This is a predicted structure of a 72-nucleotide RNA (transfer RNA) from a Patescibacteria group bacterium. Model confidence (mean pLDDT): 80 of 100. Its Rfam family is "tRNA". Rfam links the family to the GO term triplet codon-amino acid adaptor activity. The family's RNA type in Rfam is transfer RNA. The sequence is in RNAcentral, with records from ENA and MGnify.
RNA sequence: GGCAUGGUGGUGAAGUGGUAACACGGGAGUCUGCAAAACUCUUAUGCAGGGGUUCGAUUCCCCUCCAUGCCU
Repeated sequence: GGCAUGGUGGUGAAGUGGUAACACGGGAGUCUGCAAAACUCUUAUGCAGGGGUUCGAUUCCCCUCCAUGCCU
């Protein structure tokens, strides 16, 4: 330098045109003699950045940045 895959809350991770599941984590409560476990409720400024298309973009298109792998 070329190609491929990816970038989503604190972490992992789904979703791929109609404003984002789930799990872990955090907080509160129930329970308990006290805890742990379990259960209930709750959280949270999450779609890498910019532009375009569209009534509407995490999703489609372009550019850039970053990570990993392969080739040279």